[in-house]
RNA sequence: UGGGGUAUAGCCAAGUGGUAAGGCGAUAGGUUUUGAUCCUAUGAUUCGAAGGUUCGAGUCCUUCUUCCCCAG
Repeated sequence: UGGGGUAUAGCCAAGUGGUAAGGCGAUAGGUUUUGAUCCUAUGAUUCGAAGGUUCGAGUCCUUCUUCCCCAG
């Protein structure tokens, strides 16, 4: 430099254009003599950034950024 992939909550991670699942963790409460286990409840002021298409975008298009892989 060229090509491909990745970016979603503190961490992992799903999401075929129509209100963003789940697990771990955290906090609060219940249970318990206390703790662990168990039960209940609480989360994404915007899905890496900026534009565009669309009635509607995490999803499609363009540019840029981070990281990874391949080629030189």
Notes:
Transfer RNA from uncultured Crocosphaera sp., 72 nucleotides, folded computationally. It matches the Rfam family "tRNA". The family's RNA type in Rfam is transfer RNA. The prediction has a mean pLDDT of 80.